Glycine riboswitch aptamer from Litorivita pollutaquae, 83 nucleotides, folded computationally. The sequence was found by an Rfam model in a public genome assembly. Model confidence (mean pLDDT): 76 of 100.
RNA sequence: AUGCAGAUCGGGAGAAUCGCAUCUGCGAUGCCGAAGGAGCAACCGCCCCGGAAACUCUCAGGCCCAAGGACCGAUCACGACGC
Numbered sequence: 001a002u003g004c005a006g007a008u009c010g011g012g013a014g015a016a017u018c019g020c021a022u023c024u025g026c027g028a029u030g031c032c033g034a035a036g037g038a039g040c041a042a043c044c045g046c047c048c049c050g051g052a053a054a055c056u057c058u059c060a061g062g063c064c065c066a067a068g069g070a071c072c073g074a075u076c077a078c079g080a081c082g083c
Stems, first nucleotide, its partner, number of pairs: 003083002006076006016029005030063003036059001037057003043051003
């Protein structure tokens, strides 16, 4: 300089066992879907081109806790923090 779009607080689900090791991992199989990603498509629109899910898949991620967490509420913000 350019691009992206959020920030804080609160709530927030699901899913295992065995073995080996050592102090929180590793492996095998199984399982979950609400980061992200992908697919079909209702539907929508500026309409022959686009946007599209909480549905589907499970690449990623996850299966003690923690962290994360779609989404909801409140207070802000419209470019800042940040990337």